[in-house]
RNA sequence: GGGUCCAUAGCUCAAUGGUAGAGCAGCAGCCUUUUAAGCUGUUGGUUGAAGGUUCGAAUCCUUCUGGACUCA
Numbered sequence: 001g002g003g004u005c006c007a008u009a010g011c012u013c014a015a016u017g018g019u020a021g022a023g024c025a026g027c028a029g030c031c032u033u034u035u036a037a038g039c040u041g042u043u044g045g046u047u048g049a050a051g052g053u054u055c056g057a058a059u060c061c062u063u064c065u066g067g068a069c070u071c072a
Stems, first nucleotide, its partner, number of pairs: 001071007010024004018055001026042005048064005
């Protein structure tokens, strides 16, 4: 230098163009002599950045940023 892939909640990951979700973690409550475990509820998002297409974009297109792999 060329190519492929990844970027979404604190973490691991979903969401096939039509209200952004789950598990764990956090917070509150119940239970328990206490802790742990268990149960219930709940907070938390500029979907890496900037543009474009579209009535509508996490999703499609372009560029950029960061990372992984690969070829030379």
Description: Model confidence (mean pLDDT): 80 of 100. Transfer RNA from a Candidatus Gottesmanbacteria bacterium, 72 nucleotides, folded computationally. It was read from a public genome assembly. Rfam family: tRNA. Rfam classes the family as a transfer RNA.